A computed fold for a 73-nucleotide RNA from a Fibrobacterota bacterium, annotated as transfer RNA. The sequence is in RNAcentral, with records from ENA. Taxonomically the source falls in Fibrobacterota (Bacteria, Pseudomonadati). Model confidence (mean pLDDT): 82 of 100. It matches the Rfam family "tRNA". Rfam classes the family as a transfer RNA. Gene Ontology term of the family: triplet codon-amino acid adaptor activity.
[in-house]
RNA sequence: AGGGGAAUAGCUCAAUUGGUAGAGUAGCGGUCUCCAAAACCGUUGGUUGCGGGUUCGAGUCCCUCUUCCCCUG
Numbered sequence: 001a002g003g004g005g006a007a008u009a010g011c012u013c014a015a016u017u018g019g020u021a022g023a024g025u026a027g028c029g030g031u032c033u034c035c036a037a038a039a040c041c042g043u044u045g046g047u048u049g050c051g052g053g054u055u056c057g058a059g060u061c062c063c064u065c066u067u068c069c070c071c072u073g
Base pairs, nucleotide, nucleotide: 001072002071003070004069005068006067007066010025011024012023013022019056027043028042029041030040031039049065051063052062053061
């Protein structure tokens, strides 16, 4: 330099051919226990990397940029 992939909750990841943004874990509260752990119940938490475009509607499609990973040379 060229090619490919990834970026979503504190963390690990989903989201079906564009139509309500979710799970586990963590945090907080509760039940249980002599206390704690475990288990169970409830609950909080999001500018979907930045900026634009298309669309009635974008996490999803298109463009630029940023960061990381892989391949070729």